About this RNA:
A computed fold for a 105-nucleotide RNA, annotated as SAM riboswitch aptamer (S box leader). The coordinates come from a structure-prediction model, not an experiment, and the mean pLDDT is 79.

RNA sequence: AACUUAUCAAGAGUGGUUGAGGGACAGGGCCCUAUGACACCCGGCAACCGGCGUUGUUACGCAUCGGUGCCAAUUCCCCCGUUUGAUUCAAGCGGAAGAUGAGAA
Numbered sequence: 001a002a003c004u005u006a007u008c009a010a011g012a013g014u015g016g017u018u019g020a021g022g023g024a025c026a027g028g029g030c031c032c033u034a035u036g037a038c039a040c041c042c043g044g045c046a047a048c049c050g051g052c053g054u055u056g057u058u059a060c061g062c063a064u065c066g067g068u069g070c071c072a073a074u075u076c077c078c079c080c081g082u083u084u085g086a087u088u089c090a091a092g093c094g095g096a097a098g099a100u101g102a103g104a105a
Stems, first nucleotide, its partner, number of pairs: 003103006013042001015041003021032003027078003043071003048067003051062004075097001079095007
């Protein structure tokens, strides 16, 4: 890399360093950004796994500790199928793709 599975509408700084790009990939759109992006540190959020407590064993709760993760915009939007309303547009549902956790090999 590929496989299985769960989740993806909530949440999270008026801090420090740095200094020009960034929003997963290609393209397009739309945005963020010198009123400081990206990255790192600190801080925080959350509760997937471990942990702890309750519980008739599956759920609920906690965040003192460990492993991750995350901290603009729905996973920023697009793609495919379908439904509804309508004139090539809007909304809903499903899928694909992706991200993260856990597992298996």